[in-house]
Context: one part of a larger RNA
RNA sequence: CUGGGCGUAAAGAGUUGCGUAGGUGGCAUAGUAAGUAGAUAGUGAAAGCGUGUGGCUCAACCAUACAUCCAUUAUCUAAACUGCUAAGCUAGAGGAUGAGAGAGGUUAUUGGAAUUCCCAGUGUAGGAGUGAAAUCCGUAGAUAUUGGGAGGAACACCGAUGGCGUAGGCAGAUAACUGGCUCAUUCCUGACACUAAGGCACGAAAGCGUGGGGAGCAAACGGGAUUAGAUACCCCGGUAGUCCACGCCGUAAACUAUGGAUGCUAGCUGUUAGAAGUAUCGACCCUUCUAGUAGCGAAGCUAACGCGUUAAGCAUCCCGCCUGUGGAGUGCGGUCGCAAGACUAAAACAU
Numbered sequence: 001c002u003g004g005g006c007g008u009a010a011a012g013a014g015u016u017g018c019g020u021a022g023g024u025g026g027c028a029u030a031g032u033a034a035g036u037a038g039a040u041a042g043u044g045a046a047a048g049c050g051u052g053u054g055g056c057u058c059a060a061c062c063a064u065a066c067a068u069c070c071a072u073u074a075u076c077u078a079a080a081c082u083g084c085u086a087a088g089c090u091a092g093a094g095g096a097u098g099a100g101a102g103a104g105g106u107u108a109u110u111g112g113a114a115u116u117c118c119c120a121g122u123g124u125a126g127g128a129g130u131g132a133a134a135u136c137c138g139u140a141g142a143u144a145u146u147g148g149g150a151g152g153a154a155c156a157c158c159g160a161u162g163g164c165g166u167a168g169g170c171a172g173a174u175a176a177c178u179g180g181c182u183c184a185u186u187c188c189u190g191a192c193a194c195u196a197a198g199g200c201a202c203g204a205a206a207g208c209g210u211g212g213g214g215a216g217c218a219a220a221c222g223g224g225a226u227u228a229g230a231u232a233c234c235c236c237g238g239u240a241g242u243c244c245a246c247g248c249c250g251u252a253a254a255c256u257a258u259g260g261a262u263g264c265u266a267g268c269u270g271u272u273a274g275a276a277g278u279a280u281c282g283a284c285c286c287u288u289c290u291a292g293u294a295g296c297g298a299a300g301c302u303a304a305c306g307c308g309u310u311a312a313g314c315a316u317c318c319c320g321c322c323u324g325u326g327g328a329g330u331g332c333g334g335u336c337g338c339a340a341g342a343c344u345a346a347a348a349c350a351u
Stems, first nucleotide, its partner, number of pairs: 004322003007305002012319001014202002017200002022195003026089002029086004034082002036078009050066006092192001093189003096185005104178007111155001116150007126137002163170002207248006216242002221237004259318006267296011300307002324351003333344004
């Protein structure tokens, strides 16, 4: 390499959101003949291999004849399949119309509870903290309580096994702008599709740059304890940071540890959205269907665990990735980055 694999053993890239090249591609008609299949002819030196026959007494050895398969060239034939050309179809895909749900996104405005701080009143000796304490706060009046004010961050209940989003993720309320999805009609286009190397875009937290902001929390740091020690766990403080704007970084157990698309293969139970039917004055209830989201489970699969119409079942197409362990996701080189570092990615050697 072939082969075999990728939930947990090595292996699905963070998302494939947009999409290039490439690969693959629905039903049906006519043509073509590139692929494909067949026939004929030529070529593929000799030796060798294979089969037959013969010669050395046999054999090895030698001589002679023939041939498959395959490759390639030319001509002819076939037209099922793939391709190409032409003209079509509607089951894929997209659009239109009518409804619907939603923490989808961006910006602005705004609300109440709570923490902290400040001012004022009442009030007096404690408060806070712990396994127990102490550091700490408090007679310069704390804690508690009442009234007023400031400021920042997060949104209790509803709340869910719930919803939305490609993923990361998204939750007080209102408005504006805006993306996607589902259902129904079967009206339009007529294969316009799937995947996707490179590429572009997005991408939690932490971190970085500039300028703001800073209530609470809190790496670092200081102190008190614990302890043999305690660079920790516990406690008292506390700065970056957490927040906002703009620009970088580009990584996570970025997990469903499960790439995307299409079709097929028992059911049962919940729940979300919609539609139709039934019922009703109407709604609820009930039945069916579609799209999601959960629990169990037939067949099947699996090393087992388990998966099981949301497959890890049965198939097809496309991409990515794996090949004993350590060395090592390291070195060198390159690209990117302000840096931190990221991406790409070995070998010797050991076993």